[in-house]
């Protein structure tokens, strides 16, 4: 130089104030959060993961459903004194994928 091994590590955020009630961080008003690769920077474009889901329009650009304005949508499962992205539980899990580290072969 090239291939290809093993071992470790690390790998998710969020209901403030307020309203009804016997009772809700479950309902309403309202806050708020947004995993890992790709590409012009992404929660809703394609892809993995997971257990699931959603975008349009206008504007800058050589190039953006990613930037900027605006208006919008969306979140598995079990639990609960009352329905839940946000509280509890499976979960001191799994994993996308990130890294580091040793050794040995041509």
């Nucleotide at each position: 130089u090239u291939a290809a091994a093993a071992a470790c590590u690390c790998a998710g955020g969020g209901c403030a104030a307020g309203g009804u009630g016997a009772a809700a961080u479950u309902c309403c008003u309202g806050a708020u959060c947004g995993g890992c690769g790709g590409u012009a920077a992404a929660c809703c474009c394609c892809g993995c993961g997971c257990u699931a889901g959603a975008a349009c329009c206008g504007g800058u650009u050589g190039a953006a459903u990613u930037c900027c304005g605006g208006u919008g949508g969306c979140g598995a499962c079990a639990g609960u004194u009352a329905a839940a992205g946000u509280c509890u539980g499976g979960a001191u899990g799994a994993a996308a994928g990130a890294g580091u580290u040793u050794a040995c072969a041509g």

Predicted 3D model of a 106-nucleotide RNA (FMN riboswitch aptamer (RFN element)).